[in-house]
RNA sequence: GAGUCGGCCAGGUGACCGCAGCCCGGACCGCACAGCGGGAUCGUGUUGAGGAAGGUCGGGACUCCGCAGAGCAGGGUGCUGGCUAACGGCCAGUCGGGGUGACUCGCAGGAAAGUGCCACAGAGAUCAGACCGCCGAUGGCGGACCUUCGGGUACGCACAGGUAAGGGUGAAACGGUGCGGUAAGAGCGCACCAGCGGUCAGGGUGACCUGACCGGCUCGGUAAACCCCACCCGGAGCAAGGCCAAGCGUGGGAGACGGGUUGCUCGCCCGCUUCUCGAAAGAGGGGCAUCCCCAGGUAGGCCGCUCAGAUGGAUGGUCACCCAGGCCCGCAAGGGCUGGACAGAAUCCCGCCUACAGGCCGACUC
RNA sequence: GCCGGAGUAGCUCAGCUGGUAGAGCAGCUGAUUUGUAAUCAGCUGGUCGGGGGUUCGAUUCCCUUCUCCGGCU
Numbered sequence: 001g002a003g004u005c006g007g008c009c010a011g012g013u014g015a016c017c018g019c020a021g022c023c024c025g026g027a028c029c030g031c032a033c034a035g036c037g038g039g040a041u042c043g044u045g046u047u048g049a050g051g052a053a054g055g056u057c058g059g060g061a062c063u064c065c066g067c068a069g070a071g072c073a074g075g076g077u078g079c080u081g082g083c084u085a086a087c088g089g090c091c092a093g094u095c096g097g098g099g100u101g102a103c104u105c106g107c108a109g110g111a112a113a114g115u116g117c118c119a120c121a122g123a124g125a126u127c128a129g130a131c132c133g134c135c136g137a138u139g140g141c142g143g144a145c146c147u148u149c150g151g152g153u154a155c156g157c158a159c160a161g162g163u164a165a166g167g168g169u170g171a172a173a174c175g176g177u178g179c180g181g182u183a184a185g186a187g188c189g190c191a192c193c194a195g196c197g198g199u200c201a202g203g204g205u206g207a208c209c210u211g212a213c214c215g216g217c218u219c220g221g222u223a224a225a226c227c228c229c230a231c232c233c234g235g236a237g238c239a240a241g242g243c244c245a246a247g248c249g250u251g252g253g254a255g256a257c258g259g260g261u262u263g264c265u266c267g268c269c270c271g272c273u274u275c276u277c278g279a280a281a282g283a284g285g286g287g288c289a290u291c292c293c294c295a296g297g298u299a300g301g302c303c304g305c306u307c308a309g310a311u312g313g314a315u316g317g318u319c320a321c322c323c324a325g326g327c328c329c330g331c332a333a334g335g336g337c338u339g340g341a342c343a344g345a346a347u348c349c350c351g352c353c354u355a356c357a358g359g360c361c362g363a364c365u366c
Numbered sequence: 367g368c369c370g371g372a373g374u375a376g377c378u379c380a381g382c383u384g385g386u387a388g389a390g391c392a393g394c395u396g397a398u399u400u401g402u403a404a405u406c407a408g409c410u411g412g413u414c415g416g417g418g419g420u421u422c423g424a425u426u427c428c429c430u431u432c433u434c435c436g437g438c439u
Stems, first nucleotide, its partner, number of pairs: 001366009011322007019048004024043003028038004050342001054353002057351005062237004074233005079093005094108001095106004109228002114226002116222003131167002133163003138160002140157003144153003175193006194218002196215008241303004250295004257271005272287006323340001325338005367438007376391004385422001393409005415431005
């Protein structure tokens, strides 16, 4: 000089004017006094935003509803160990990626259980494939030569076919190098290297690490695709919910009405009661409204609601000085101007994420 | 305060079991017409709200963030 990680502060002091809660005291009002109570009152004292109060992303407390138990469905989480009331959080470690390094990032189980997808290009995209190329041993065709007439020998063609070395396509093409091998080739065989799987030994609580041996096993990617495995999860949210409760209306009861008929109204019938007429039998009419009591619920109020604690929501403003910081003048001493971000609690708590002018401290790396 | 939904062309919307993003209206050019409208043919126009990740590849899948809208007294 460049950088990595962690922690802290979030301007300070004073004066004046205000705001909200609480305590105390005074005045006023109410209850007959004592005393108690009240608030748009006065005074004193005291308390009064944050690291994120924000986003409302995860979890919990709390409340109501539901619930015998278990399972299915649905959702979430996903290396290991620990912490926590719980979490998708935190700490430490393992593995993998990045960085020279301090350090940092990772939704980091399973693709060798199954299914799906892999566009375009390319011959072929998953128990793959033959476009160019290479070969054509074997079989086939052609002519030549030899022949003991059974056939044999070399050559040509590229017809059947073989090949995965080389070219080419692609994000990805069935390990890499060398030797052998072959008609040409190929883990086809061998040596070494890489990976995978299995067995064993050692270390670690564990993820995992180290080593030895064996198996040619060489098996594409994708699960932030379906899925499988393991673990977890009942739903809603303080506008939850609880208490008190006016007016209008509703329902019920009592009083001076009950029953039946189609659920309701009207009507009709029966019974009861009352009034009028009548000697009686009987006939006719009425039993309505108001008032009273009860219930649920609405407006509204209180609790939930807090050592900030409101319930349309307070935590503010002005001035002076000082402190960081910036700009200008000046060689310097110094002077002048400016100036402190992001943002603001509403039931509470634990985390995560996001925004943020700057300043200070510590550890470490190149 | 609590809960839910949507951002794609100038406007209104499709497209989301991943494979080069479309339609209608609007705009521009040409044809038609004496000219305009209508009609026909063609064209232009896209940070798929922003950032990061998974993947060969993201509008689509995952995380985070911004803006807007709606419901509950």
Molecule: RNase P RNA; transfer RNA
Organism: soil metagenome